[in-house]
Context: one part of a larger RNA
């Protein structure tokens, strides 16, 4: 490289936007680039392919034809490109609605938990399988009332809901994205995909400057054990919060890339629209979201209109285990690292 794969054996890139690229709705016209057909050169030998002969076959020689390429030339018009028109079903735009923890900023609340101060009280709290450090006669644990303060937002909650993931949850207020449904009007293929490119990207870590109630890496010390640099315990520093910069990883999982088109069915819920009925409701549609399930497919598990079923564009990655996501170079990064990424050697 083929070929053949990629939910769990090796393999979907953490997402999304987008540049080259690759594909690419319907009619009609024109063109001949591809492409199909014809003729002409050309196409040394040798070798390939087909036929015929010769060593007793065969390998192996003779001999005859030929091809595929290439260049001209002459035609062909279905496909595929190119160039004109024209069209709505893909796509987009505008109109009305509803429904949402979507995202940034400011204000607010109450519940807890610490901590200060006063009361009230008196001797123990406290913690564990048992106990010990802890804390308390300097009056603490309980309780009571008023104050500080920071962080999280019970119940409402729901295989509910948004969002391209990462992710979002107390309530108000502005700024904002983005879906979805209805009836209809315009644009007229403006699409899909997307090498490098950019941005977005939990938690941990890093810089400066803040803030610090509760937990809590380190650490201490008590236990428990042969020992326990540990599981529990008392204590606690970074951290965790907030502004602004960086870090670029994660079982970033649906371990399942995006798009489009077709392929029996029941059943639940979430936003909408429609008919029918005075109503409960019942029947249909569209969009998401679940759970069972034919048919196909699967090594099997199981997947099954939210396909892991049938097919069609593009893009990513895989190719025996170790060594090794390491050397060594290079990019980026304060750093910690991160991407990109081998050999030898050995089963």
């Nucleotide at each position: 490289u083929u070929g053949g794969g990629c939910g769990u054996a090796a393999a979907g890139a953490g997402u999304u936007c987008g540049u080259a690229g690759g594909c690419g709705g319907u009619u009609c016209u024109u063109u001949a680039a591809g492409u199909c057909a014809g003729a002409a050169g050309u196409g040394a030998a040798a070798g390939g392919c087909a036929g015929u002969g010769g060593c007793u076959c065969a390998a192996c020689c003779a001999u005859u034809g030929u091809a595929a390429g290439c260049u001209u030339u002459u035609g062909a018009a279905a496909c595929u490109g190119g160039g004109g028109a024209a069209c709505u079903u893909g796509a987009g735009u505008g109109u009305u609605g509803g429904a949402g923890a979507g995202g940034a900023a400011a204000g607010c609340g109450g519940a807890a938990u610490u901590c200060c101060u006063a009361g009230u009280g008196u001797a123990g709290c406290g913690g564990u399988g048992a106990a010990a450090u802890g804390c308390g006669u300097a009056g603490a644990u309980a309780u009571u009332a008023g104050g500080a303060g920071g962080a999280a937002c019970a119940c409402c909650a729901g295989u509910g809901g948004c969002g391209a993931a990462g992710g979002c949850g107390g309530c108000u207020u502005u700024c904002u994205g983005g879906a979805c449904a209805a009836a209809u009007a315009c644009u007229g293929a403006c699409g899909c995909u997307g090498a490098g490119g950019a941005a977005c990207g939990a938690a941990a870590g890093c810089g400066u400057g803040g803030g610090g109630a509760g937990c809590a890496a380190a650490c201490a010390g008590g236990a428990u054990u042969a020992g326990a640099u540990a599981c529990c315990c008392u204590g606690g520093u970074a951290g965790u919060c907030c502004a602004c910069g960086c870090c670029g990883u994660a079982a970033a999982c649906g371990a399942u890339g995006a798009g489009u088109g077709c392929u029996a069915g029941g059943u639940g819920u979430u936003g909408g629209g429609g008919u029918a009925g005075c109503g409960a409701u019942a029947c249909u549609u569209c969009a998401g979201u679940g759970c069972c399930g034919c048919a196909g497919c699967u090594a099997a598990c199981g997947c099954a209109u939210u396909a892991a079923g049938c097919a069609c564009u593009c893009c990513g990655c895989c190719u025996g285990g170790g060594g090794a996501g390491u050397a060594c170079g290079g990019u980026c990064g304060c750093a910690a690292g991160a991407c990109u990424g081998a050999a030898a050697c050995u089963c």
Predicted 3D model of a 347-nucleotide part of an RNA (small-subunit ribosomal RNA, central domain) from an uncultured Gram-positive bacterium. The full RNA is in RNAcentral, with records from ENA and SILVA. The coordinates come from a structure-prediction model, not an experiment, and the mean pLDDT is 89.